[in-house]
The part of an RNA shown here (small-subunit ribosomal RNA, central domain) has 354 nucleotides and comes from an uncultured bacterium. Its mean pLDDT, the model's own confidence on a scale to 100, is 86. The RNAcentral record of the full RNA draws on ENA.
Context: one part of a larger RNA
C1' cells in the first nucleotide's frame, strides 16, 4: 500500500460560514469528450504459452500461431456520464399571514439576602466543631430595631423526581424599554436546480489565565494562624491576597460528550411532553377524539452489534461529500515551523524499548 474501520476497544475535527474540488433534481434536442463495438496500422526479436518438426529420447534447437491487456487513425452506436440550446417544479429560496421562545447586544429598574457604616435598646457572651483551638468581644460584641452605603447573584415560577423552551456550538434566567438574528405552521403568489459538502481559508468559541482602566460586598487559590496526625505542605475551622464583576484587547483550550461530522432517502409500532395546523363533536367558545407538520423523552419489532446496547433523533439499509485510525511505552514528548505579550497552543517525529 490495499483492506478495514472511528458510541463504550485506536479513530468524529469544539462549532459554524464558505473557497477550490468531489457529488448532484424530472425532461426535449443537438454534438459525440467520456464510455460501448468493428476495421486498419503498429505494438522489434529474443523469452512465455499452444501446436507440429529436427538431434535414437530429453534437455536444446526450428517452423506457425497465440500473447504483446497499449496506442493512433476511420466507421458505426448514443443507454448513462459530460458539453451546448431550451422547458418543468417535486430539491432549494424569495414574498405573504401567523405562532412559540433564559437566542444576541444596549439602557434603565425591583425587591430579598449578605457584609459594613451611623444611632437606639441591652449585658456578657459570640462564634466554630467530632470535640476543640486561633478569631471577635465590657473601648459594649452577638442579638435586636430604624437610617445609610456598596458590590454581587436574581429565590418562588422552574421541568430533581416522567429532562420544558432557544441557539451552530460555547452557552442563555428578576422586571421594562429600544434595536436584532434564526425556527416552526399556514397557503400555496413568484424565482426556475439557483443544491450537498467542504481541503485550505474566515469568524464564534466554558473555566482558568494575560493586558489597560476601574471596581471589590459575599465568595475564596495562594499565604498566614488553629486543629488533627506518627508526620499532615492536605481534608475540618479562623481570617485572607489575585481572581470572582464591568470596558476594551489578547488567548483558544476542556470528560467543548450523545465520548455517535454534515446531507439525502427508505425501513413495525406503542406512550409522554412542546409549539402550530386540519377536520369531528358543540347553538358558539372551552373540553375532547382523530388527523398531520416541526421539535425533545421514554420503550420496543425487524435489523444490526464482541457484547453494553442501537431502534424513524439508528449504532439498520444504501448514496454524496469531508475529518481521523492502524500495538504498548517513549509521547501529543523533541527539533523546526507559525501564532501569543507571556502561560503556551497548532502542526509532529526518532533512537531505544516490551
Nucleotide at each position: 500500500u490495499u483492506g478495514g474501520g472511528c458510541g463504550u476497544a485506536a479513530a468524529g475535527a469544539c462549532c459554524u460560514c464558505g473557497u477550490a474540488g468531489g457529488u448532484g433534481g424530472u425532461u426535449u434536442a443537438g454534438c459525440a469528450c467520456g464510455u460501448c463495438u468493428g476495421a486498419u496500422g503498429u505494438g522489434a526479436a529474443a523469452a512465455u504459452c499452444a501446436u507440429a518438426g529436427g538431434c535414437u529420447c530429453a534437455a536444446c534447437c526450428u517452423g506457425u500461431g497465440a500473447c504483446u491487456u497499449g496506442c493512433a487513425u476511420c466507421g458505426g452506436g448514443u443507454a448513462c456520464g459530460g458539453u451546448u440550446a431550451g422547458a418543468c417544479u417535486a430539491g432549494a429560496g424569495u414574498a405573504c399571514g401567523g405562532u412559540a421562545g433564559g437566542g444576541g447586544a444596549g439602557a434603565u429598574u425591583g425587591g430579598a439576602a449578605u457584609u459594613c457604616c451611623a444611632a437606639g435598646u441591652g449585658u456578657a457572651g459570640c462564634g466554630g466543631u467530632g470535640a476543640a483551638a486561633u478569631g471577635c468581644u465590657u473601648a459594649g460584641a452577638u442579638a435586636u430595631u430604624u437610617g445609610g452605603a456598596a458590590g454581587a447573584a436574581c429565590a418562588c415560577c422552574a421541568a430533581c423526581u416522567u429532562c420544558g423552551g432557544c441557539g451552530a456550538a460555547g452557552g442563555c434566567a428578576g422586571a421594562u424599554c429600544u434595536c436584532u438574528g434564526g425556527a416552526c405552521c399556514g397557503a400555496a403568489a413568484c424565482u426556475g436546480a439557483c443544491a450537498c459538502u467542504g481541503a485550505g481559508g474566515a469568524g464564534g468559541g466554558a473555566a482558568a489565565g494575560c493586558g489597560u482602566g476601574g471596581g471589590g460586598a459575599g465568595c475564596g487559590a495562594a499565604c498566614a494562624g488553629g486543629a488533627u496526625u506518627a508526620g499532615a505542605u492536605a481534608c475540618c475551622c479562623u481570617g485572607g491576597u489575585a481572581g470572582u464583576c464591568c470596558a476594551c484587547g489578547c488567548c483558544g483550550u476542556a470528560a467543548a460528550c450523545g465520548u455517535u461530522g454534515g446531507g439525502a432517502a427508505c425501513u413495525a409500532g406503542c406512550u409522554g411532553u412542546u409549539g402550530g395546523g386540519a377536520a369531528u363533536u358543540u347553538u358558539c367558545u372551552a373540553c375532547a377524539u382523530u388527523c398531520u407538520c416541526g421539535g425533545u423523552g421514554g420503550c420496543g419489532c425487524a435489523g444490526c452489534a464482541a457484547a453494553c446496547g442501537c431502534a424513524u433523533u439508528a449504532a439498520g439499509u444504501u448514496c454524496c461529500c469531508c475529518g481521523c485510525c492502524u500495538g504498548g511505552g517513549g509521547a501529543g514528548u523533541a527539533c523546526g515551523g507559525c501564532c501569543g505579550c507571556a502561560a503556551g497552543g497548532c502542526u509532529a517525529a526518532a533512537a531505544c524499548u516490551c